[in-house]
Context: one part of a larger RNA
RNA sequence: AACGAACGCUGGCGGCGUGCCUAACACAUGCAAGUCGAGCGGGAAAGUUCCCUUCGGGGGGCGAGUACAGCGGCGCACGGGUGAGUAACACGUAGGUAAUCUACCCUGGAGACUGGGAUAACCCGUCGAAAGACGGGCUAAUACUAGAUAAGACCACGAGGGCCCCGGCCCUUGAGGUAAAAGGUGGCCUCUGCUUGCAAGCUACCACUCCUGGAUGGGCCUGCGUGCCAUUAGCUUGUUGGUGAGGUAACGGCUCACCAAGGCGAAGAUGGCUAGCUGGUCUGAGAGGAUGACCAGCCACACUGGGACUGAGACACGGCCCAGACUCCUACGGGAGGCAGCAGUGGGGAAUAUUGCGCAAUGGGCGAAAGCCUGACGCAGCGACGCCGCGUGGGUGAUGAAGGCCUUCGGGUCGUAAAGCCCUGUCGGGGGGGACGAAACAUCGUCGGGGUAACAUCCUCAUGGCCUGACGGUACCUCCUAAGGAAGCACCGGCUAACUCCGUGCCAGCAGCCGCGGUAAUACGGAGGGUGCAAGCGUUGUUC
Repeated sequence: AACGAACGCUGGCGGCGUGCCUAACACAUGCAAGUCGAGCGGGAAAGUUCCCUUCGGGGGGCGAGUACAGCGGCGCACGGGUGAGUAACACGUAGGUAAUCUACCCUGGAGACUGGGAUAACCCGUCGAAAGACGGGCUAAUACUAGAUAAGACCACGAGGGCCCCGGCCCUUGAGGUAAAAGGUGGCCUCUGCUUGCAAGCUACCACUCCUGGAUGGGCCUGCGUGCCAUUAGCUUGUUGGUGAGGUAACGGCUCACCAAGGCGAAGAUGGCUAGCUGGUCUGAGAGGAUGACCAGCCACACUGGGACUGAGACACGGCCCAGACUCCUACGGGAGGCAGCAGUGGGGAAUAUUGCGCAAUGGGCGAAAGCCUGACGCAGCGACGCCGCGUGGGUGAUGAAGGCCUUCGGGUCGUAAAGCCCUGUCGGGGGGGACGAAACAUCGUCGGGGUAACAUCCUCAUGGCCUGACGGUACCUCCUAAGGAAGCACCGGCUAACUCCGUGCCAGCAGCCGCGGUAAUACGGAGGGUGCAAGCGUUGUUC
């Protein structure tokens, strides 16, 4: 000097930050990932109203194609948490990939034809305490599936050319083989059908299929760098290499069969201990040392261990399966769960916060959109935990009052300090006004442009109107109030700024070091005075 600090005494206000460093201990409760009806088939009830009625009830309308569950699509691999493991291509940096993938998005090219069979929901039944399961029957799709079409998109073969990092890559061409699709919404009548208008027609938008290129994000490989111990000296059998095969998006002992006997090591292998890495942070004149909280990038993990499924992407925190420990339910047969998400609880600890408000902003998911979801985020609450700012008054006032303390008894000092008088109004308290953060989206109107058969819809630009604020009746402004509500802590022997009296008597005690205390102690305890900091001041811990 610094701190994610703690402890003691004290404590007025505000702004901005920051807050489980310990048990990766266990968790009650609520919330933290949904959305789309413009993909699809079903489809309530309460309530209300009307009709009929044998007064038990029955039926219709609205509620409402709403709620709801289901099929299907996209998302759930992001965002958020933690630091256990990891000494490693984990991270940093510089490269390679001619060994690779990339949903949504953008660009360009081509297409979207003809068919089919199911299944959930639903209905019926069976089993079970439950969780749930099974059987029979019906049905739809942008679900599933058969066929067609096919561009060097892919596969194998042939010819020619270019480039190259010599491993290959690219281009042209010949003949052959393989693989696709889905519709939805709005509008219109030019063509075709019936001719009213609507369609299987046209059109706009969204969606779909194949391919090229891009963008973004990954995978893999490599050089160098990145702890301690030699009181760890030898380590290794898929081990090191080859051939072939399998596997992967992809290279590779990644895996397997066979063959060879290699590979690493004092320039520290192997083993042990410790540890997430970095940008940074702290310190220091620097070199360096220490460190990795908050914020940002990367990695790893999600009760412990293992495994795969789905998918563009996971070996998946709020998915699945198995095993284990633990907790809970049970009809004892069997089931359910995973806060290292946000709050919160117990426990551990010197120690670390609210079971708050809102999606108004920013961002994310879904949707054509309205919108829905979002403990990300924006805010508020608590803590002097830190930094910064402000205040606790200003002026005047000498019989130098009273009182305290000291005294050589003359006086000195607290001390212009107080009182008194004259002012001010920051903060606080009360009243009134009252924000910025909001502009978009959508929708309505207008002028252009695009598109079209079309002055329709539709797309787009500009402009005008309309809507939206958790914070918050907060900030801020103004009026009123009244010196009124707001100062402590440590130290005073030397280092080190600051001295006297009393008490005590090697006792009680102090102490960072030197050292004080045994009868005049500036060093112990108290008082007066002083010094230093100040809403803080000291102590302890840790780093330089």